Context: one part of a larger RNA
RNA sequence: UUGGGCGUAAAGGGCGUGUAGGCGGUUUCGUAAGCUUGGUGUGAAAUAUUCUGGCUUAACCAGAAAAACGCACUGGGAACUGCGAGACUAGAGUUUAGGAGGGGAAGCUGGAAUUCCAGGUGUAGGGGUGAAAUCUGUAGAUAUCUGGAAGAACACCAAAGGCGAAGGCAAGCUUCUGGACAUAGACUGACGCUGAGGCGCGAAAGCGUGGGUAGCAAACAGGAUUAGAUACCCUGGCAGUCCACGCUGUAAACGAUGUGCACUAGGUGUAGGGGGCUUACGGCUCUCUGCGCCGUAGUUAACGUGUUAAGUGCACCGCCUGGGGAGUAUGCUCGCAAGGGUGAAACUC
Numbered sequence: 001u002u003g004g005g006c007g008u009a010a011a012g013g014g015c016g017u018g019u020a021g022g023c024g025g026u027u028u029c030g031u032a033a034g035c036u037u038g039g040u041g042u043g044a045a046a047u048a049u050u051c052u053g054g055c056u057u058a059a060c061c062a063g064a065a066a067a068a069c070g071c072a073c074u075g076g077g078a079a080c081u082g083c084g085a086g087a088c089u090a091g092a093g094u095u096u097a098g099g100a101g102g103g104g105a106a107g108c109u110g111g112a113a114u115u116c117c118a119g120g121u122g123u124a125g126g127g128g129u130g131a132a133a134u135c136u137g138u139a140g141a142u143a144u145c146u147g148g149a150a151g152a153a154c155a156c157c158a159a160a161g162g163c164g165a166a167g168g169c170a171a172g173c174u175u176c177u178g179g180a181c182a183u184a185g186a187c188u189g190a191c192g193c194u195g196a197g198g199c200g201c202g203a204a205a206g207c208g209u210g211g212g213u214a215g216c217a218a219a220c221a222g223g224a225u226u227a228g229a230u231a232c233c234c235u236g237g238c239a240g241u242c243c244a245c246g247c248u249g250u251a252a253a254c255g256a257u258g259u260g261c262a263c264u265a266g267g268u269g270u271a272g273g274g275g276g277c278u279u280a281c282g283g284c285u286c287u288c289u290g291c292g293c294c295g296u297a298g299u300u301a302a303c304g305u306g307u308u309a310a311g312u313g314c315a316c317c318g319c320c321u322g323g324g325g326a327g328u329a330u331g332c333u334c335g336c337a338a339g340g341g342u343g344a345a346a347c348u349c
Stems, first nucleotide, its partner, number of pairs: 004320003007303002012317001014201004021194003025088007033081002035077008049065006091191001092188006098181001103177007110154001114150008125136002162169002206247006215241002220236004258316006266294013298305002322349003331342004
C1' cells in the first nucleotide's frame, strides 16, 4: 500500500534470447470502442443532508428541496488513444566497398622453466629456517655438462589498452565461425522498446564414466613453534588442479549501480575509424564509437556522482518494507549426491 524507495542504510534478477502482456515515429482518409456534450428513462419509500412546520423544548414526527454523476436507450462532436485502409523515412534492419580485436570452436607447431631417467666430471655435504629439525647424501647427493622422457603454464610485448551479454578471453600458425565500429551510397518501410513464465549460457569448488598426472596441493603424516598449536613456518603427500563426455547452477556472479530512448557546461589522456587545413617526416582542427581521469549546473543523508549520471524525463521488468528467529521449518520442485529454487510462523528485542 491511491505512498516512498533500491551505489554504500532493506532492496537491480549472474547474463542473454524471447512468448503472453504493457508501451510505441511522421502523415492522410474513414470509423466511433475509449473520450466528450445534450435529451429521455431509471437509481422505491424510510434513513442521511439543507430549509420549514407540529408536540412547552429535545429526542421524535411531518412537509418541501437538493442529492444519489451511476446504469440503460438515444442525438451530436472528432483533438487524443484504439481499430481499418493508404502514404513516408528521422527509429529499426538488409546490402556493397573498409580497417581493428587475448570474441568462440577444432587442429598442428614452438621455446624457456620444472621434475624424472641414462651417462660424463667431481667430493662432502645438500636442503630448509627467525633459529632448527624431520628430509636427502660416500650404495657418490648438491653443483656442472651431454642426451632423453613427461605434463602443465605461456616471461618480455603489456597499457588508464583490446574483445565478449555476462561468466570470461593472452606463445605462434591454419581452418571454421559470432559480434561490434566508421564513411559513402542503395534498399525494406515502424518491421520497434521492454519482457511475467519458457529456453539457453554461466568462475571456482564438487559429482559420474574413461584417460592423464611434471609442478602445485585441501585431507593426511612427520619436524618445529607454543602453556597448548587439531594453525601460521618446514619436510613429505592422496584427491584435485589437466583432457573428453555428462551433471551441478552457485559467488563480494560487483560498477555492490536492470534494459532501452531522449535531453542537459567543459577540460584532458588513450584505443579503433573517417573528414578538412597544412612548410605533407610531422603538426593543427572537426567528427563518430569505446575505455579512463578531473570537473560545471544539478543531485545526494553524506561520501560521492556528474554526456559511460547516482542530473532531467518517458517505457517496461525485477526487488524492498525493523533486528534476531532464518535463507531455517514445512510443502512443492530440480539434482546421482552434495545441495539448489521457492519460502513462513511461533517466540523474542
This is a predicted structure of a 349-nucleotide part of an RNA (small-subunit ribosomal RNA, central domain) from a metagenome. The full RNA is in RNAcentral, with records from SILVA. It matches the Rfam family "Bacterial small subunit ribosomal RNA".